[in-house]
């Protein structure tokens, strides 16, 4: 330069053909303890990389851009 894979919550990862975004740890309340840790019960947390498009509707399709990563020269 050119090819691909990644990019969703503090971390680590799911979303299967388009139809109101999820779980695990972590963070909080609370219960339980003399107290801490453990356990149970909640609950907060998200412009789904930027930005355009098509669509009644987009994390999901489609263009550029961007960043990490691999591979070709």
């Nucleotide at each position: 330069g050119c090819c691909g894979a990644u990019g969703u919550a503090g971390c680590u990862c799911a979303g299967u053909u388009g139809g109101u975004a999820g779980a695990g740890c972590a963070c909080u309340u609370g219960a339980u303890u003399u107290g801490u840790a453990a356990u149970c019960a909640g609950g907060u947390g998200g412009u789904c990389g930027u930005g355009a498009g098509u669509c009644c509707g987009a994390a999901u399709c489609u263009c550029a851009c961007c960043a990490u990563c691999g591979g070709c020269u």